Predicted 3D model of a 73-nucleotide RNA (transfer RNA) from halophilic archaeon J07HB67.
Rfam family: tRNA. It is annotated as a transfer RNA.
The sequence is in RNAcentral, with records from ENA.
Its mean pLDDT, the model's own confidence on a scale to 100, is 82.
RNA sequence: GGGCGUGUGGCCAAGUGGACACGGCGAGCGGUUCCUAACCGCUAGAUCGCGGGUUCGAGUCCCGCCACGCCCG
Numbered sequence: 001g002g003g004c005g006u007g008u009g010g011c012c013a014a015g016u017g018g019a020c021a022c023g024g025c026g027a028g029c030g031g032u033u034c035c036u037a038a039c040c041g042c043u044a045g046a047u048c049g050c051g052g053g054u055u056c057g058a059g060u061c062c063c064g065c066c067a068c069g070c071c072c073g
Base pairs, nucleotide, nucleotide: 001072002071003070004069005068006067007066010025011024012023018056027043028042029041030040031039049065050064051063052062053061
């Protein structure tokens, strides 16, 4: 340099054109307990890597760029 893939809350992760973007871990608050842990309930947290485009509508499709991984030279 070329090809392919991935990028979504602090971490993991679903979503593949149309509802407030699903869930787990973690965090905070409360319950339970003599206290912790475990368990139960509630709450907060995502410009969906960045910038454009298509569309009535984009996390999803298209283009460019960036980062990471694999392969080729």